[in-house]
Context: one part of a larger RNA
RNA sequence: UUGGGCGUAAAGCGUUCGUAGGCGGCAUGUCAAGUCUGGUGUUAAAGCCCGGAGCUCAACUCCGGUUCGGCAUUGGAUACUAGCAAGCUUGAGUGCAGAAGAGGCAAAGGGAAUUCCUAGUGUAGCGGUGAAAUGCGUAGAUAUUAGGAGGAACACCGGUGGCGUAAGCGCUUUGCUGGUCUGUAACUGACGCUGAGGAACGAAAGCCAGGGGAGCAAAUGGGAUUAGAUACCCCAGUAGUCCUGGCCGUAAACGAUGGAUACUAGGUGUUGUGGGUAUCGACCCCCGCAGUGCUGCAGCUAACGCAAUAAGUAUCCCGCCUGGGGAGUACGCACGCAAGUGUGAAACUC
Repeated sequence: UUGGGCGUAAAGCGUUCGUAGGCGGCAUGUCAAGUCUGGUGUUAAAGCCCGGAGCUCAACUCCGGUUCGGCAUUGGAUACUAGCAAGCUUGAGUGCAGAAGAGGCAAAGGGAAUUCCUAGUGUAGCGGUGAAAUGCGUAGAUAUUAGGAGGAACACCGGUGGCGUAAGCGCUUUGCUGGUCUGUAACUGACGCUGAGGAACGAAAGCCAGGGGAGCAAAUGGGAUUAGAUACCCCAGUAGUCCUGGCCGUAAACGAUGGAUACUAGGUGUUGUGGGUAUCGACCCCCGCAGUGCUGCAGCUAACGCAAUAAGUAUCCCGCCUGGGGAGUACGCACGCAAGUGUGAAACUC
């Protein structure tokens, strides 16, 4: 390589868009490239194989003989695939009528709380712990009342609730803006699926420049603990956390489960919506579609478990795996300000 695999044993790219490529709905005609079939030519001889013969046998030698397959050429077949032509509407998209939502960006506003400042009341403690101490406090703290400043986060509602491709998104209002779902079936008429390269987005931490800095808090200092304590606990506390612009491009980026389509028992919640029933109207109840949970049959699985949101049954496309260590290392290349990231071995060893 072939084969077999990828939830947990090695293995699904963090996510999406999309180029080439691969694959692709229903039906008609045409063509005959693939496909199927017949003929012809060729595929040297020797050798192999089959049948026979000759050396006393055998090895050996000699004679005869193909088939299959390949290539070329020619005739035919036309179901399927491809090409071409003209169509269809179920896939896909558009329109129209509705709907829900922490989807995104920007601006404005709000209250609770922490901290700090000012003033009042008030007096000796406060704070902290397993117990303490460092610390704060008679220069008046803690507590309490009033006023002010500033930053960050938005209690309750809040929900295996919602939205988003993922990362992620939660006070209120306004503006701009993306997507989704339901119903309808007016329009286009296969316009689709996947996607090597490529591009965009991408938590936290980190980096650069400028702001900001309440609380928290790596580093750091101190107090404890301890044999020691570069920790766990306590008192402080700087980067950072926040904003703007730029970079980084990684995570247990997880459902450890790539995407699309079709099919395959049920039961029970919940979100959005449509239809029906009922009603004065609504709720309730029944049916459907789209999501999101639990449970469970067949089936699958090494087991655990999965089970219409499949890990079942199938098809298409992509990515990835191939014993452990060495090693996600070395080297090279690319990217990056750096940190580093991507790609990614071997010797050796078990």
Predicted 3D model of a 350-nucleotide part of an RNA (small-subunit ribosomal RNA, central domain) from an uncultured prokaryote. The coordinates come from a structure-prediction model, not an experiment, and the mean pLDDT is 85. Rfam family: Bacterial small subunit ribosomal RNA. Rfam links the family to the GO terms ribosome and structural constituent of ribosome.